[in-house]
RNA sequence: CCACCCAUAGCUCAAUGGUAGAGCGAUCGACUUAUAUUCGAUUGGCUCCAGGUUCGAGUCCUGGUGGGUGGA
Numbered sequence: 001c002c003a004c005c006c007a008u009a010g011c012u013c014a015a016u017g018g019u020a021g022a023g024c025g026a027u028c029g030a031c032u033u034a035u036a037u038u039c040g041a042u043u044g045g046c047u048c049c050a051g052g053u054u055c056g057a058g059u060c061c062u063g064g065u066g067g068g069u070g071g072a
Base pairs, nucleotide, nucleotide: 001071002070003069004068005067006066007065010024011023012022013021018055025043026042027041028040029039030038048064049063050062051061052060
């Protein structure tokens, strides 16, 4: 320098163009003499940034930023 992939909750990841969810975590409660396990509830997000298309964008298009892989 070129090509491809990734960016969503504190972490790991989902999500046909139509109200953004799960597991883990954290907090509270139940259970226990107590802790752990288990169960229930709560807590959580300007979906990397800026535009475009669309009635409607996490999703499609363009340009950036950051990370990864490969090639020269």